This is a predicted structure of a 1454-nucleotide RNA (small-subunit ribosomal RNA) from a metagenome.
[in-house]
């Protein structure tokens, strides 16, 4: 200190997630020991039970069991006495019970913190100081008797006592009154003095002396003064959401008087004023105790207020008061209610938010424990007693912390496991084994510290006091006391033995594999995993991390600069108000002095203790405790400095502003006014059409339109001028004239002296539409009405048309009200238009051209600045003032509130829910019924087809046991298949095997196995018979079958696990790369861009510069020539000849095949940048790549193929595996692709005659002869081939016939007759002859090829092949037409524009509805709750006034 997440990638904005701490926590899964800690966060909901506050030599009365003695005798009871004892338990009476313990409901407040005032106050016990404590009384409780009650309890009458009570004496420095002096201060005033009147106290008790009216000393008692300490009230400040809470108050607010408090005060009364309080948040709502502190943070800050400490507030709920120093009282009291629990119904008891418990609530929180030994508390003189405060204990891993679960050695790296490429390789020195050790847990022994006050004994000193008694203070010295606890802590003993789990393992995030699962069952913090090879589900291996705990869940800081004070923004991302005036408030020019409010210094106070930090100390060590010290960032008070802000005074002229002179302007009212066109009216002329639109139609028109002349009426708007020109704050402003009337600008420096700036609230102005009233309406024109379009068209287009547009008043208050840019001021390179002014040069001047300067309005641009894009003196740059506004996306500018409006509507404006993105701005793509250039048999121009027949043949569909199986737009469909009768064959029935039908390794037996016979049988096979190896070192080997066990086998499945092949774009021209250089980056330049090409082909130019796969060339072939070299090829020329290059012979020719040579825009000419190159020409067989092939970049279609092969997983293993026999792969209402023959005279059809080429043959190819109409048959000469064969080419060309017919066209079918190959042609070849002569007369919408030796036709050959082509592959014959051209159809390349697309337009994507789910509103109402007004009734209690009244006075009342 970050990381993940929006894109196909990038930068930003931005939200959302994690990683760290932290917890009074809960929950799972596990748990060894200890110390220190902490533990009902919810129901301040109800509680049984025990305990949590009592104590006292003041007082008065006063037991009992139990011992003991002692009598009595019924011998185990009775009495009497002591003792227990002046104790128990009770009662008066003192003192505490307001301390301490619990909670945290209310409470937004002087509650709290904090600093201060009280000259406006109190204060038991304590301390100190001075005084003093006289003299008297009568009651009552307790007790005792009676007597009511269910109970609690009560009621009468009687006896006593006191540090209860009550009178009385004395009394001041006290209180209260009044005078009077002085002194002081902060407003009342406060202090001191002195007079003077009045009021008002007490209590004893014990001790020791001494006898007494007694002294004394402790300990009370009372009065005064002071401290201490608690406390009471008053003020500054600070103390939480909400304006969808804006006005709020009648004792209110303040003043005189009186009351009432301990005290000031409307705290209460009366009267009199009308006042206070509030946007610097009053009032009202809603939440909550406050703090120190704890968490969190780099720090400001943001949560939070459990344990400890301080305060405050409550005690069943409200209420009230007594008593008292103190309470309006947690364990007191009185009313009221709720609820409980008792009841004899008359009544009567209760309050755990003390401790522990219990029930209830709840994800959840312990024990009905030990003791007062320690600390502290209360009484008391003290001992002591209480004491659930407190100390310890007990349960909870609930949190901090500290130990342990073992340490060394140990490799055939054991075995198990997993994993695997079968070799290994992890697990893992990990076990196991050897040697040790001895912490905790066990077990036996020993054992503390915490205790030392006080008291009692004895003693020393000093003190009171007559006193050597006593006491009292301070010392010594002896005494007794520990719940925890037999704890903690030592030490011996045994034993490695008793003690390890949790969670992760796709990235974020450290850590991977295998099997299972197959969008299933499941994870999941985001972001996503899972659809058959999941490192992300579940297991196992194995591996990271923490460790008595580890996860999970919640919550809070942080990380988030994602509320930004430090430390954010607002042009497009969310965010600038439409716009001006302006109140308050903020800021505010220049100089002198003055003061110190703010600001800075020092110094004093306070800032509690803890706690944080630093350092030391004790607990073995840490947690923990503790000791010093810092720190507590604040407040106050005080001295002091004057620069700065502020304030106050006195100046100043540059900020403003006024005066003067002066210039433009669609700035703003109001009146007047003019022409053009429009549209109506009227009149003439004039006829058949006018309008209109992509084309139409409605519509107008012969009752005369449109056109076209005159005349006249209406209303709106102003053409040209007109311009990134003016003017205005913005909306907005346009014809010409007057008229009123705002502003801005220039120049002068005359006046004024900081008058300034921004502006919450407030008030004005506001476009178009909209609404009221009334006028006005020509044209336009929402609605509407009819015609078109359309699948439909509630639109877009036409033809008609109401509001409205106008205009006066008035409302409304919005806008893409935009520059998507609030205002003012200041700086800060320019270049260059434009409009208004002054000044100014130069032309002789009208006037034109220059240059400076203000003020305006474009544009291009550097710094600079941004995410980019862009802005860039008219800022989005540097700075300061001052206002607006924004903090994910929906949901929503919605809903409820309030407010304004006449209504529409308008401002202000959430939540729930629900997404993980929503968004800007650039990038490369890709896609536009966007644009430009350009290309292709793309389109046009042509020729033939194709779709119609019939028949091949493929599909697809339907049938079938099976019709095996992939191909499925172009790129599946005469395709895989170059040739299914059997085999092929995978498919169907049947029939057989199982180490198999073929291979391989080992072991172990045999010696044969096979042929060949015989039976069975469809076969395969079975079963039987006859026959039957080789070498040798004599062990065996070799080869063959058997059986055995490794394993085979699979055309089973996944082409979406894959190689490798192959189709497509596309033989399109295009895809990269290196450095460089640009850009935060993605990425760009290169590769664009001017010309050219077929080409990214080449030239130029250019931040590139090279280079690579592509192109092209290089290679084959074919077209021309040479040279080689001629046999089997040829034969001009010479000889011979059967007349056939037949044969001597020659290699000329022509062909063979080898190697060159030719073609490069080389050459001219004309264009071009005089460059690439293009046009035309010559020459040439051939001319611009001469034709033709092979060549397919970087990808793209998860394209095709697991049935070529070759592979990974998955499956089967007497079968999905292999043999063999049929059978099917060949079906047939239908539908499509590919072809083939054909409808005919460019022909059929007889007969005649010519010309190729490129293959092929030995299980071949087959001549010559011969048989047959044929197909073929017979026979077999030649030939591994330039030698013989295949092999007669056809169309063509000659001659003949047919005459437009369903034919002499045309040939399907379909009979019968044969041939050929094959083991075998039924299902199911092919051919031949004979008859049979079916559709079909040129094919609908649509669609296909092809640009020249091409289409078209003609025939040949080949490979598959036993046989089987209309199919595929070559192979020559004959041979053509068209192409203005690139609008248009399709495919494509390049630049360029948009884009919300990126699975990329077959893209994205609204919105309705059906049907689940979720949240939320609404709703007749109806219950509750808080306020406020208005009366009613009224408990306890208070006050006030009267009235009784013991003791006592007085006696008569009272």
């Nucleotide at each position: 200190c970050c990381a993940g997440u929006u894109u196909g990638a990038u930068c930003c904005u931005g939200g959302c997630u994690c990683a760290g701490g932290a917890c009074g926590a809960a929950c799972g899964c596990u748990g060894g020991c200890g110390g220190c800690g902490u533990g009902c966060u919810u129901a301040a909901c109800a509680c049984a039970u025990g305990c949590a506050a009592g104590u006292c030599a003041a007082g008065g009365a006063g037991a009992a069991a139990g011992u003991c003695u002692c009598g009595a005798c019924u011998u185990g009871u009775c009495g009497a006495g002591a003792u227990u004892a002046g104790u128990a338990a009770a009662c008066u009476g003192g003192c505490g019970a307001a301390c301490g313990g619990g909670u945290g409901a209310g409470u937004a407040a002087c509650a709290c913190g904090u600093a201060g005032g009280u000259a406006a106050c109190c204060u038991g016990c304590c301390c100190u100081u001075a005084a003093g404590a006289u003299a008297a009384g009568g009651a009552u409780a307790a007790c005792u008797u009676u007597g009511c009650u269910a109970a609690c309890g009560c009621a009468a009458a009687g006896c006593u006592a006191a540090u209860a009570c009550u009178u009385u004496a004395u009394a001041a420095u006290a209180c209260u009154u009044u005078u009077u002096u002085a002194u002081u201060a902060c407003a009342u005033g406060a202090u001191a003095a002195a007079a003077a009147a009045g009021u008002c106290a007490a209590a004893g008790u014990u001790g020791c002396c001494u006898u007494u009216u007694g002294g004394u000393a402790a300990c009370g008692c009372u009065u005064a003064a002071g401290g201490a300490u608690g406390g009471a009230c008053c003020u500054g400040c600070g103390c939480c959401c909400c304006a969808u809470u804006a006005g709020c108050u009648a004792g209110u607010u303040g003043g005189u008087a009186g009351g009432g408090u301990a005290a000031a005060g409307g705290c209460c009364u009366a009267c009199c004023a009308a006042g206070g309080c509030g946007a610097c948040g009053a009032u009202g709502g809603g939440u909550a105790u406050c703090c120190g502190g704890c968490c969190u943070g780099a720090g400001a800050g943001g949560g939070u207020g459990a344990u400890c400490g301080g305060c405050c507030a409550c005690a069943c709920u409200g209420g009230g008061a007594c008593u008292g120093a103190g309470a309006u009282a947690c364990g007191g009291c009185c009313c009221a209610g709720a609820c409980u629990c008792c009841u004899a119904c008359g009544u009567g008891a209760g309050g755990c938010a003390g401790c522990a418990g219990u029930g209830a609530g709840g994800a959840a929180u312990a024990u009905u424990g030990c003791g007062c030994a320690a600390u502290g508390g209360g009484u008391g003189a003290a001992a002591a007693c209480c004491u659930g405060a407190c100390g310890c204990a007990g349960c909870a891993a609930c949190g901090c912390c500290g130990c342990g679960u073992g340490g060394a050695u140990g490799a055939u790296g054991a075995a198990g496991c997993u994993c695997u490429a079968a070799g290994g390789a992890g697990u893992g020195u990990a076990a196991a084994g050897u040697c040790c050790u001895g912490u905790u847990a066990g077990g036996a022994g020993g054992g503390a510290a915490g205790a030392a006050c006080g008291g009692c004994u004895a003693u020393a000193a000093c003190u009171a006091u007559a006193a050597u008694a006593u006491g009292g203070u301070u010392g010594u010295a002896g005494u007794a006391u520990g719940a925890c606890g037999g704890u903690a802590c030592c030490u011996c003993c045994a034993a490695a033995g008793a003690a390890a789990g949790c969670c992760c393992c796709g990235g974020c995030u450290a850590a991977c594999u295998c099997c299972g699962u197959g969008c299933c069952a499941g994870c999941a913090g985001c972001c996503g995993c899972g659809g058959u090879a999941a490192u992300a589900c579940g297991g196992g291996g194995g591996g990271g991390g923490c460790a008595a705990g580890c996860g999970u869940u919640g919550u809070c800081c942080g990380g988030a600069a994602u509320u930004a004070u430090u430390g954010g923004g607002c042009g497009u991302a969310a965010a600038g108000a439409g716009c001006g005036c302006g109140u308050a408030g903020g800021c505010g020019g220049a100089a002198u002095a003055a003061u110190a409010a703010g600001u800075c210094a020092g110094a004093a106070g306070u800032g509690a203790a803890a706690a944080c930090c630093a350092u030391g100390a004790g607990c073995u060590u840490a947690a923990c405790u503790u000791g010093u010290g810092g720190c507590c960032u604040g407040c106050u008070u005080u001295u002091g400095a004057a620069a700065c802000u502020g304030u106050u005074a006195u100046u100043c002229u540059u900020g403003a502003g006024u005066a003067c002179g002066g210039u433009a302007g669609a700035g703003g009212g109001a009146a007047g006014u003019g022409g053009a066109a429009u549209u109506c009216c009227u009149g003439g002329u004039g006829u058949a059409g006018c309008g209109g639109u992509g084309a139409a139609a409605u519509g107008c028109g012969u009752a005369g339109a449109u056109a076209u002349c005159a005349g006249g009426a209406a209303g709106a708007a102003c053409a040209c001028c007109g311009g990134u020109a003016g003017c205005g704050a913005a909306g907005g402003c346009g014809g010409c004239u007057u008229c009123c009337u705002g502003g801005c600008c220039c120049g002068u420096g005359a006046c004024u002296g900081a008058c300034g700036c921004u502006g919450a609230g407030g008030c004005g102005c506001g476009a178009a539409a909209g609404c009221g009233u009334g006028g006005g309406g020509a044209g336009c024109a929402a609605a509407c009405a009819g015609g078109a379009u359309u699948a439909g068209a509630u639109a877009c287009c036409c033809u008609g048309g109401u509001a409205g547009u106008c205009c006066a008043c008035g409302c409304u208050g919005u806008a893409a009200a935009c520059g998507a840019u609030g205002g003012g001021c200041a700086c800060u390179a320019g270049g260059u238009g434009u409009u208004g002014g002054u000044c100014u040069g130069c032309c002789a001047a009208a006037g034109g051209u220059g240059g400076a300067u203000c003020a305006g309005u474009g544009c291009c641009g550097c710094a600079g600045c941004u995410a980019a894009c862009g802005c860039a003196u008219u800022a989005a740059g540097u700075g300061c003032c001052c206002c607006g506004c924004c903090u994910g996306g929906g949901g929503a500018g919605u809903a409820c509130g309030a407010u304004c409006g006449c209504a529409a509507g308008g401002u202000u404006g959430a939540a729930a829910c629900u997404c993980a993105a929503a968004g800007g701005a650039a990038u490369u793509g890709a896609c536009g019924g966007g644009g430009g250039c350009c290309c292709g048999c793309a389109c046009a121009a042509g020729c033939g087809g194709u779709g119609g027949a019939g028949c091949a043949u493929g599909u697809g569909g339907u049938u079938u046991a099976a019709u095996u199986c992939g191909a499925u737009g172009c790129a599946a469909c005469g395709c895989g298949a170059a040739g299914a009768a059997c085999c092929u064959u995978a498919c169907c029935u049947g029939g057989g095997c199982u180490u198999g039908a073929a291979g391989u390794g080992c072991a172990g037996c045999c010696g044969a196995c096979a042929u060949c016979c015989g039976u069975c049988g469809a076969a395969a096979g079975g079963c039987g018979g006859c026959u039957u190896u080789c070498c040798u070192u004599c062990g065996g080997g070799a080869c063959g079958g058997c059986u055995g066990u490794a394993g085979a086998g699979g055309u089973g499945c996944u082409g979406c696990a894959u190689g490798g092949c192959u189709g497509u774009c596309g033989u399109c021209a295009g895809c990269u790369c290196g450095u460089g250089c640009c850009g935060u980056g993605a990425g760009g330049u290169g590769u664009u861009g001017g010309g050219u090409u077929a080409a990214g082909u080449c030239c130029c130019g250019c931040a590139a510069c090279g280079a690579g796969c592509g192109c092209a060339a290089c290679c084959c072939u074919u077209g021309u020539c040479c040279u080689u070299a001629g046999u089997u090829g040829c034969c001009a020329u010479c000889a011979g000849u059967u007349a056939g290059g037949c044969u001597g012979g020659c290699u000329a020719c022509u062909c063979u095949a080898a190697g060159g040579a030719g073609a490069c825009u080389g050459c001219c000419c004309c264009g071009a940048a005089u460059a690439a190159c293009g046009g035309g020409g010559a020459g040439g067989a051939a001319g611009g790549u001469g034709g033709g092939g092979a060549u397919g970049a970087c990808g793209u279609c998860a394209a095709g193929u697991c049935c070529u092969c070759a592979u990974g997983g998955c499956c089967c293993u007497u079968a999905c595996g292999u043999c063999c026999a049929g059978g099917g792969c060949u079906a047939c209402a239908c539908a499509c692709g590919u072809g083939c023959u054909a409808c005919a005279a460019u022909g059929g059809c007889c007969g005649g005659u010519a010309c190729a080429g490129u293959g092929g043959g030995a299980a071949g190819c087959a001549a010559u002869a011969u048989c047959g109409c044929a197909a073929g048959g017979u026979g077999g000469a030649g030939c591994a081939a330039a030698u013989c064969c295949c092999u007669u080419a056809a169309a063509a060309c000659c001659g003949g016939u047919c005459u437009c017919a369903g034919u002499u066209c045309g040939g399907a079918u379909u009979g019968c007759a044969g041939u050929c190959u094959g083991u075998a042609a039924c299902u199911c070849g092919a051919c031949u002859g004979c008859a049979u002569g079916a559709a079909g007369u040129c094919g609908g919408a649509a669609u296909c090829g092809c640009u020249a030796g091409u289409a078209a036709u003609c025939g040949u050959g080949g490979a598959u092949c036993a046989g089987c082509a209309u199919g595929c592959c070559a192979c020559g014959g004959u041979g053509a037409a068209u192409a203005c051209g690139u609008u248009c159809c399709c495919g494509g390349g390049c630049c360029u524009u948009g884009u919300a697309c990126a699975c990329a337009c077959c893209g994205c994507c609204c919105g309705u509805c059906a049907c689940g789910c979720c949240a939320u509103g609404g709703a007749a109402g109806u219950c509750g709750g808080u306020a406020g007004c208005a009366c009613c009734c009224g408990u306890a209690g208070c006050c006030u006034g009267g009235c009784c009244u013991a003791a006592c006075c007085u006696u008569u009342c009272g």